[in-house]
Order: sequence, then C1' cells, then structure tokens
RNA sequence: GGCCGGGCCCGAAGGUCGGUUGACUCGUGAAAUUGGUCAGGGCCUGACGGCAGCAGCCAUAAGCGUCGUGAUCCGAGCUUUCGGUCACCUGGCCGUC
Repeated sequence: GGCCGGGCCCGAAGGUCGGUUGACUCGUGAAAUUGGUCAGGGCCUGACGGCAGCAGCCAUAAGCGUCGUGAUCCGAGCUUUCGGUCACCUGGCCGUC
C1' cells in the first nucleotide's frame, strides 16, 4: 500500500418488549319510558273464562369491567437478516521499503 472480515454509522424487512385504539369471547347491566313471563292484587263476566299488569324472574340495548385471542398505530442504550458506507477502530493474508 492492496484485498478480505468484524466493530462504529445509515437504510430496509422481520422478531422481542412497552404503550394507544378499536374487534371478538366472558361477565355485569335499564330507576324511569326495552322485550318476554307475570305470583299477589285489580277490572270485566251469571258462570266458564278473559283483560291490563306491579313486584319477582329471564333475555338484552347503551354503558362498564376481567383474563385471553388475533388486528391497527406509535415507540425503544433490545435482537436477527439483507444492503450501503468517505472516514475512524480492530483482526487476517499478500506485496514493497
């Protein structure tokens, strides 16, 4: 001095971790004016029976909440692969003085 490799630096695509958003599952959930069923009681009826319907119960809307699932967006002294790179650091080989 040259060549090759690694590090630092840059870019891209992934992964990991964290956060945001909304979706699914599950749960909860209407006092009043969601729906269903409607004890008691009420009304109608000569009777049979019928009507409306409070409480309760059930289902559920909006909303709220937990674990989990995958998705979106953002981020990081994290990591992998690929590519780039004047210079700097480092290792190997070759050549010259």
This is a predicted structure of a 97-nucleotide RNA (Bacterial small signal recognition particle RNA) from a Planctomycetota bacterium. Model confidence (mean pLDDT): 77 of 100. The sequence was found by an Rfam model in a public genome assembly. Rfam family: Bacterial small signal recognition particle RNA. It is annotated as a non-coding RNA gene. Taxonomically the source falls in Planctomycetota (Bacteria, Pseudomonadati).